[in-house]
Description:
This is a predicted structure of a 75-nucleotide RNA (transfer RNA) from a Candidatus Aenigmatarchaeaceae archaeon. RNAcentral holds the sequence, with entries from ENA.
RNA sequence: GCCCUCGUAGCUCAGUUUGGAUAGAGCGUCUGCCUCCUAAGCAGAAGAUCGUGGGUUCGAAUCCCAUCGAGGGCA
Numbered sequence: 001g002c003c004c005u006c007g008u009a010g011c012u013c014a015g016u017u018u019g020g021a022u023a024g025a026g027c028g029u030c031u032g033c034c035u036c037c038u039a040a041g042c043a044g045a046a047g048a049u050c051g052u053g054g055g056u057u058c059g060a061a062u063c064c065c066a067u068c069g070a071g072g073g074c075a
Stems, first nucleotide, its partner, number of pairs: 001074007010027004020058001029045005051067005
């Protein structure tokens, strides 16, 4: 230098195939119930505008372009 994969909640991931209207799950966090207390259990809540910027579209996590970061391959 070229090519491939990945980046979504505090953490681990799904969703991308086929664009479709509220972006979900588990763990964790917080509140309440329960308990002598804790844990467990039960109920509820907060939390990501999807790495960043731009474009296409009525509509983008999803398609296109550029760019940043991580990993891998080739030279």
Model confidence (mean pLDDT): 80 of 100.